[in-house]
RNA sequence: GGGGGUAUAGCUCAGUGGUAGAGCAUCCGACUACAAAGCGGAAGGUCCUCGGUUCUAACCCGGGUGCCCCCU
Numbered sequence: 001g002g003g004g005g006u007a008u009a010g011c012u013c014a015g016u017g018g019u020a021g022a023g024c025a026u027c028c029g030a031c032u033a034c035a036a037a038g039c040g041g042a043a044g045g046u047c048c049u050c051g052g053u054u055c056u057a058a059c060c061c062g063g064g065u066g067c068c069c070c071c072u
Stems, first nucleotide, its partner, number of pairs: 001071007010024004018055001026042004048064005
């Protein structure tokens, strides 16, 4: 220098055009002599950034940035 992958909750990840989800963690409840585990519930997101397409974009297209891999 060229090519590919990836970016979503505190963490690990789903979601591939139509109101953003799960597990773990956190908080609350119930249980318990107390606690843990297990059980029920709650909170937690401008979906990396800028633009484009579209009635509608986390999702499709283009630029940028971070990380990973390959080639030279």
Annotation: Transfer RNA from Ladona fulva, 72 nucleotides, folded computationally. The sequence is in RNAcentral, with records from Rfam. The coordinates come from a structure-prediction model, not an experiment, and the mean pLDDT is 83.